[in-house]
RNA sequence: AGCAGAGUAGAAAACUCAGCGUAAAGUGCUGCAUGGACGGGGAGUUGCCAUGCAGACGAAAAGACAUUGUCUUGCGGUCGGGUUUUCGCAUCCCGCUGCU
Numbered sequence: 001a002g003c004a005g006a007g008u009a010g011a012a013a014a015c016u017c018a019g020c021g022u023a024a025a026g027u028g029c030u031g032c033a034u035g036g037a038c039g040g041g042g043a044g045u046u047g048c049c050a051u052g053c054a055g056a057c058g059a060a061a062a063g064a065c066a067u068u069g070u071c072u073u074g075c076g077g078u079c080g081g082g083u084u085u086u087c088g089c090a091u092c093c094c095g096c097u098g099c100u
Stems, first nucleotide, its partner, number of pairs: 001100005010087008019078001020076003029055008040094004061073005
């Protein structure tokens, strides 16, 4: 110098446990504002995430006990934990490992 490779945060799915809602919050969508994270180091977006505000859309309940609130079974693109699997630095520079 060339070629090849490894590794993060995290994301998704399945299973499982415990919650929340079913008196509609949450999820998902749009806009604005603010903030944050993004392999070991540096930089970092038009991508990602969170929070706030605003807007549009919008639902699955049933039964038992009992006496107006508890349980059970469901339901919700519901929240969190655990396990497994898969994916995984937007990008740039440097570094690391192997080979030549």